This is a predicted structure of a 535-nucleotide part of an RNA (large-subunit ribosomal RNA, domain I) from a Thermoplasmata archaeon. The coordinates come from a structure-prediction model, not an experiment, and the mean pLDDT is 81. Its Rfam family is "Archaeal large subunit ribosomal RNA".
Context: one part of a larger RNA
RNA sequence: CCAUUUGGUGGAUUGCUCGGCUCGAGAGCUGAUGAAGGUCGUGCCAAGCCGCGAUAUUACUCCGUGUAGGCGCAAGGAGCCUUUGAUACGGAGAUUACCGAAUUGGACAUCCUAUCGCUUCGGCGAUAUUCGCGUCAGCGAAGAGGAACCUGCCGAAUUGAAACAUCUUAGUAGGCAGAGGAAAAGAAAUCAAUUGAGAUUGGGUUAUUAAAGGCGAUCGAACACCCAACAGGGCAAACCGAAUCCCCUAGCGACGAACUAGGGGAGAUGUGGAGUUUGGACUCAUUUACUCCCAAACUGGCAAACUCGAAGUCCUCUGGAAAGAGGUACCAUAGAGGGUGAUAGUCCUGUAGAGGUAAACCAGUGGGAGAUUUUUGGGUAUCCAGAGUAACGUGCGUUGGAUAUCGCGCGUGAAUAUGGGAGGCAUAAACUUCCAACCCUAAAUACUACUCGAGACCGAUAGCGCAAUAGUAGCGUGAGUGAACGUUGCAAAGUACCCCUUGCGGGAGGUGCAAAGAGCAUGAAAUCAAAUGGU
Numbered sequence: 001c002c003a004u005u006u007g008g009u010g011g012a013u014u015g016c017u018c019g020g021c022u023c024g025a026g027a028g029c030u031g032a033u034g035a036a037g038g039u040c041g042u043g044c045c046a047a048g049c050c051g052c053g054a055u056a057u058u059a060c061u062c063c064g065u066g067u068a069g070g071c072g073c074a075a076g077g078a079g080c081c082u083u084u085g086a087u088a089c090g091g092a093g094a095u096u097a098c099c100g101a102a103u104u105g106g107a108c109a110u111c112c113u114a115u116c117g118c119u120u121c122g123g124c125g126a127u128a129u130u131c132g133c134g135u136c137a138g139c140g141a142a143g144a145g146g147a148a149c150c151u152g153c154c155g156a157a158u159u160g161a162a163a164c165a166u167c168u169u170a171g172u173a174g175g176c177a178g179a180g181g182a183a184a185a186g187a188a189a190u191c192a193a194u195u196g197a198g199a200u201u202g203g204g205u206u207a208u209u210a211a212a213g214g215c216g217a218u219c220g221a222a223c224a225c226c227c228a229a230c231a232g233g234g235c236a237a238a239c240c241g242a243a244u245c246c247c248c249u250a251g252c253g254a255c256g257a258a259c260u261a262g263g264g265g266a267g268a269u270g271u272g273g274a275g276u277u278u279g280g281a282c283u284c285a286u287u288u289a290c291u292c293c294c295a296a297a298c299u300g301g302c303a304a305a306c307u308c309g310a311a312g313u314c315c316u317c318u319g320g321a322a323a324g325a326g327g328u329a330c331c332a333u334a335g336a337g338g339g340u341g342a343u344a345g346u347c348c349u350g351u352a353g354a355g356g357u358a359a360a361c362c363a364g365u366g367g368g369a370g371a372u373u374u375u376u377g378g379g380u381a382u383c384c385a386g387a388g389u390a391a392c393g394u395g396c397g398u399u400g401g402a403u404a405u406c407g408c409g410c411g412u413g414a415a416u417a418u419g420g421g422a423g424g425c426a427u428a429a430a431c432u433u434c435c436a437a438c439c440c441u442a443a444a445u446a447c448u449a450c451u452c453g454a455g456a457c458c459g460a461u462a463g464c465g466c467a468a469u470a471g472u473a474g475c476g477u478g479a480g481u482g483a484a485c486g487u488u489g490c491a492a493a494g495u496a497c498c499c500c501u502u503g504c505g506g507g508a509g510g511u512g513c514a515a516a517g518a519g520c521a522u523g524a525a526a527u528c529a530a531a532u533g534g535u
Stems, first nucleotide, its partner, number of pairs: 001534008014521001015487002019458002021455006027448002029145002037099003040053003044077002048073002060093006069081003105112002114127005129142005149180001150178005160167001164214001190197002201228004212218001232440003235386001239273002243271001244266008279384003282379004290370006298364004306355003312328001313344001314327004329346002331335001337349003391412007419435005474481002494520001498507003
């Protein structure tokens, strides 16, 4: 040096999974009654996580379920609780230090500090700011948080155009404000085209379309049609003219809704009735019985933990162990799944199916109130129908919107139903269609912090960054950045006693199917050593 063998190191592979990922369904706000989030405490021994809060790993109270054990992760020692029903599970309260919107004043790595009132002398309560109301004592509301989703305001650049400036990226990222379980939008001054449709939203299609565009790069709708879901209402005005509403006290009533009486206030700058585009008021005739509020008791439904729930532990064999093999039975509205010393319909838990109930909620039922209102048809004389608005000019932004999108600034500035807007240039006349300048509105839609279920998703360099004290350890002045680490065995039975040793460890011995002997299943390769053989 080569070959073989035996070991070490190392941790691949295989098996496993208390974790992820995705989808579906459900559910969807919290907060001055002090949140979310933290700091500090709290245990017999207590560093971390979890729980809890000076009533502190529950020395407070109650209701229900449930049964023999329990004192979290966590195995130990010491002790304690429990059939007077613990631990556990479901529900309702109490307590809840300090910081934090943080709110007596101040400070801030969670601390310091004041005044007034009451007090059983232990303590308790009030005192922030802004807005609204106010009889000026005070009362009420807001503030902050929330994974994504939503609305509004502000708003880039890298990039593409093979450079770059209009353009694009893009009204994106980001910032600010605000709301909700959804938000926004919404009942035509809309479309359409000579037929007609009939609020909004979402999906399909129209559509690599019309259109825009250094007509470059690129960008880019609508009508119609189909589907999901469907819902319409209220003011201002014309007419009437206080017929209205709020607060306090008392009575009645079910501690309710309401009604009655008294006092005070709001309100003619208009409360209330009527009315709102199939226009209405007004007028003539005709016709009908409707609409709203409350939840104490009673009844029913829904509904928590939970309860019941069939059928082999039969014989033989192997084995450490039977659920395996052979034999022979049974159940099935249950042969989904999981566990049990190997693979179990009949061992355990479950499964199909059936039952159960507090609070809350829903309905029945019960109680009460309100107008004279409602329907239909005719008439069209008179009255009403949203103004610095519509529109025009001009300048910006935005849009597919081109002269013909939408919005904003400035300047001009109408008409009044015999009127006005729209019909993708302007003007004129027709025709069609609608009625702006006021408000509200469920569902179909979006999202997933949360709960449940599922998977021809991953299986520890994968799958979330995290299957372990994970946004931890570490790094950075900071904004921030950011890991690794799973597996003994059926059961600790976790190696008594003896010998060597300072100890680690070794021998002998014991446990176990097997040392699998603690970073312990399997144990590849690179790699290290020894032995034997060859040279």